[in-house]
Context: one part of a larger RNA
């Protein structure tokens, strides 16, 4: 821009795409059919594994320079608490992301190929074919997943707003210009189940959208201060210093999770827009 007023939502599905997958083993059938014996099936059914493809994070594992703890050297420091050293090193670790983890990738229907047939003439026979009919593959078309009205035969259904009003100029008019009304959309702002930009999705005070606070859940592993105990060291024998331990303390610190709460920030606004 088009789809013959505009706009929003839900569909249909022409058409397109897809690993819609592959292989093996075990059991039943069955020690059956078959075979003198030795040996030894199939049709059909059940189960499992591997490869490949797609999805997911409950479990398991990895990562986790968010986080918590231990500890070495050095520096600041009275302690506490910190800086640097690959995150200094080490022990753990939620969410997220992931595989080594989990789930799915059946079954069925239809049309056929080679081929196998039925009936059957031309050609009194024969013949699957000439008319007619039946079967038949991992192939083809459906069934499954994704895209998909730009599918120009431009589709369907539903909601909403319109199909007007005012002024001026031409008046030939349902003409031109400007304004009002106006569904809806966009900008702007706060964001994330989304994300390179854009887009998508949510929210904007008639509000729990993000931050904060609080609660829950979770990670680490029991903070600091104080009290008591205390190996050991010093002593003028009066005591003093003291690593460390116990209690307070399932503590302290922290959280990309789940909620609650208008404390903070989404204030106020602007633009487009059909009207035949």
């Nucleotide at each position: 821009u088009g789809u013959u007023g505009g706009u929003c939502g839900c569909c249909u599905g022409a058409g397109g795409g897809g690993a819609a997958g592959g292989u093996g083993c075990g059991c039943c059938c069955a020690g059956u059919a078959c075979g003198a014996g030795a040996g030894g099936a199939a049709c059909g059914g059940c189960g499992c594994a591997c490869c490949g493809c797609g999805g997911c994070c409950u479990c398991u594992a990895g990562u986790u320079u968010a986080c918590c703890g231990g500890u070495u050297g050095u520096c600041c420091g009275g302690u506490a608490g910190g800086g640097c050293a690959u995150c200094g090193c080490c022990g753990g670790g939620c969410a997220g992301c992931c595989a080594c983890g989990c789930c799915g990738c059946a079954a069925g229907g239809g049309u056929u190929a080679a081929c196998c047939g039925c009936u059957g003439a031309a050609a009194g026979c024969a013949u699957c074919u000439a008319a007619g009919c039946g079967g038949g593959a991992a192939a083809c078309c459906c069934u499954c997943c994704c895209c998909g009205a730009a599918a120009c035969c431009a589709g369907g259904c539903g909601g909403c707003c319109a199909u007007u009003c005012c002024g001026c100029c031409u008046u030939a008019a349902a003409g031109g210009c400007g304004g009002a009304c106006g569904a809806a959309g966009g900008c702007u702002c706060c964001c994330a189940u989304a994300g390179a930009a854009c887009a998508u999705g949510g929210g904007g005070u008639u509000g729990a959208u993000g931050g904060g606070a609080c609660g829950g859940g979770g990670g680490u592993g029991u903070a600091a201060g104080c009290a008591c105990c205390a190996a050991g060291g010093c002593u003028u024998c009066g005591g003093c210093c003291a690593a460390g331990g116990u209690g307070u303390u399932c503590a302290g610190c922290c959280c990309g999770c789940c909620g609650u709460u208008c404390c903070c920030a989404a204030u106020c606004g602007c633009c487009u827009g059909a009207g035949g």